[in-house]
Context: one part of a larger RNA
RNA sequence: GAUGAACGCUAGCGGCAGGCUUAACACAUGCAAGUCGAGGGGCAGCGAGGGUAGCAAUACCUGUCGGCGACCGGCGCAAGGGUGCGUAACGCGUGAGCAACAUGCCCGUAUCAGGGGGAUAAUCCAGGGAAACUUGGUCUAAUACCCCAUAGAAAUCAUUUAAGGCAUCUUUUAUGAUUUAAAGCUUUGGUGGAUACGGAUUGGCUCGCGUGACAUUAGUUAGAUGGUAAGGUAACGGCUUACCAUGACUAUGAUGUCUAGGGGUUCUGAGAGGAAGGUCCCCCACACUGGAACUGAGACACGGUCCAGACUCCUACGGGAGGCAGCAGUGAGGAAUAUUGGACAAUGGAUGGAAAUCUGAUCCAGCCAUGCCGCGUGCAGGAAGAAUGUCCUAUGGAUUGUAAACUGCUUUUGUAUGGGAGCAAUAAGGUCUUCGUGAAGGCCGAUGAGAGUACCAUACGAAUAAGCACCGGCUAACUCCGUGCCAGCAGCCGCGGUAAUACGGAGGGUGCAAGCGUUAUCC
Repeated sequence: GAUGAACGCUAGCGGCAGGCUUAACACAUGCAAGUCGAGGGGCAGCGAGGGUAGCAAUACCUGUCGGCGACCGGCGCAAGGGUGCGUAACGCGUGAGCAACAUGCCCGUAUCAGGGGGAUAAUCCAGGGAAACUUGGUCUAAUACCCCAUAGAAAUCAUUUAAGGCAUCUUUUAUGAUUUAAAGCUUUGGUGGAUACGGAUUGGCUCGCGUGACAUUAGUUAGAUGGUAAGGUAACGGCUUACCAUGACUAUGAUGUCUAGGGGUUCUGAGAGGAAGGUCCCCCACACUGGAACUGAGACACGGUCCAGACUCCUACGGGAGGCAGCAGUGAGGAAUAUUGGACAAUGGAUGGAAAUCUGAUCCAGCCAUGCCGCGUGCAGGAAGAAUGUCCUAUGGAUUGUAAACUGCUUUUGUAUGGGAGCAAUAAGGUCUUCGUGAAGGCCGAUGAGAGUACCAUACGAAUAAGCACCGGCUAACUCCGUGCCAGCAGCCGCGGUAAUACGGAGGGUGCAAGCGUUAUCC
């Protein structure tokens, strides 16, 4: 000098930031991922309309309309958010490569969408179970599923032409064979579907170099190193398998053990270095512990599935349920770390044609001097140098000290009253212009959690606001009293045994200041 700090004493305000460093310990409760009726069958509930009965209140019927629980279907749930257990590794950083690869949504180009079929959920009926849930039967729809047709710049195979390179090779011309597509809705404006190619984005893989400690760890290795063949993958590869060979790594530190997420950065330092990796950003890994795959463009998936285990809970004892390292919150641990808050107004995300819905992402508010920065606790005059206190060489003087009193001024702040934002861009819709047939732009036009907050104005009155540590030397700041190697101090040297500037108190002083000291850690 610094800190995600803690402790002691003290404390007026604001702005901006930060806030479980320990037990990746266990978790009550609520919320954190839904959405689409412009894909579908429908109608549990709500509202409207219609019908029947009734004088009426009302009752019943009706998917007719707005809509819509559950269901089928689509997209999303692989993002966002959390944590740092593991990992000394192509994990990360940096620079290259893929002639060995994939890529939903988005953009561009080209072409296409003909015909048919069988189911199933919901509903209804009948059961089983304490529950979780589940079984059977009948019926039905689709952008769900299947079949046929059509198709080449697509894939595979065979033959063939030309060009290029970086070794395996790559690109290209022609011919033949085989294989694979589709879906509708519609307010007629559109929107969606299929195939192929290209782009963009995102990812996968490979390599050079860099990236801890210990040699009181010296040898390690059998899918191990390489080859052939096959399988597998989006793709290369011992990735896997069979066979064959006996290799491969290592003193330029293999192997082993311990420690650790990496980087941008942060702290310190003149620098070289040293130390750290909290907040923010990028990458990685993980989601009670271990294992596994399914779905999907993408996961081997935090709020999905299955299996095993530990733990907790329910049970009618037959069987079931759960996973806060999401946001709050609880217990425990600890020197120590916050609210079971508000809103989708803005930004962003998912779905949707849109309105909109969801969003503990986010934006805000609450708590904490935890830090940084800023402001204030008055200003000017005022000598009888008052009184008190303290000290002395003591009828006196010094100091506290212009300090106070007193006079004048100001009102930051405070209290009261009144006014009061920006953040809002636009959506639906309307209108105009441009190109010209669905887009772009201009104008108008709802919407504010924060918040009656910030800010502004007026009134009042010095009013509401100073502490902490130190004073032997290092190190700025000295005297008196008490104590008497006691009580105690102390970072080091050291101080204290009767005149202690070093202990305790007082007066005075010094330093910093809403903080000041101590402790811990790093340079």

About this RNA
Small-subunit ribosomal RNA, 5' domain from an uncultured bacterium, 523 nucleotides, folded computationally. Rfam family: Bacterial small subunit ribosomal RNA. Its family is annotated with ribosome and structural constituent of ribosome in the Gene Ontology. The full RNA is in RNAcentral, with records from ENA, Greengenes and SILVA.